[in-house]
RNA sequence: AUGAAGAAGCUGGGAGAGGGUCGAUGAUCGGCCACCGAAGGGGCAAAACUCUCAGGUAAAAGGACCGGCUUUGGACU
Numbered sequence: 001a002u003g004a005a006g007a008a009g010c011u012g013g014g015a016g017a018g019g020g021u022c023g024a025u026g027a028u029c030g031g032c033c034a035c036c037g038a039a040g041g042g043g044c045a046a047a048a049c050u051c052u053c054a055g056g057u058a059a060a061a062g063g064a065c066c067g068g069c070u071u072u073g074g075a076c077u
Stems, first nucleotide, its partner, number of pairs: 006072008018033001020032005034057003040053001041051003
């Protein structure tokens, strides 16, 4: 200083796949079958590819990723 990367807080958007079935239950939990890929984890030099351990398959929640604002930061010149 018309302030780069990075960091923190708040905030907008944000997909897929079962309201499966059996048993117990107050909330919910467990078994079995089918399925999804976008937290995390594994494979790969790496990945948005792949596996599906974990997670998930009405809504809610979560959610990679893409933005906005504030604070911090102090690269380049």
Glycine riboswitch aptamer, 77 nucleotides, folded computationally. The model forms 90% of the base pairs in the Rfam consensus. Rfam family: Glycine riboswitch aptamer. Rfam's curators write: This family represents the bacterial glycine riboswitch. The sequence was found by an Rfam model in a public genome assembly.